c-di-GMP-I riboswitch aptamer from Metabacillus harenarius, 89 nucleotides, folded computationally.

């Protein structure tokens, strides 16, 4: 140092749900709360998945409706990159 996570210790994060708040939505943030997590730390680079304000198409006199679309999200879906605690090694 690669690698490994059976046991132990120090600590760490926090799903669902609830409240508040931002957002068109997906979702984010804060508090409560713990299902889980050894990278559940960071980066949307590739794929997946979610959403569709705007925009486009179609219908409609129009309001509006339907469909499509990521430039919006998700790292607690996977891969990739960067960094890191404890123990073994």
């Nucleotide at each position: 140092a690669a690698c490994u996570g059976a046991a132990a210790a120090a600590g760490g994060c926090a799903a669902a749900c609830u409240u508040g708040u931002c957002g068109a939505a997906a979702g984010g943030c804060a508090a409560g709360g713990a299902c889980g997590c050894a990278a559940a730390g960071c980066u949307a680079u590739g794929g997946g998945c979610c959403u569709a304000c705007c925009c486009a198409a179609u219908g409609u006199c129009a309001u509006c409706a339907u469909u499509g679309u990521a430039u919006g999200g998700u790292c607690g879906c996977c891969a990739a990159g960067c960094u890191g605690c404890c123990a073994g090694g």
The source organism's lineage runs through Bacteria, Bacillati, Caryophanales, Bacillaceae and Metabacillus. The coordinates come from a structure-prediction model, not an experiment, and the mean pLDDT is 87.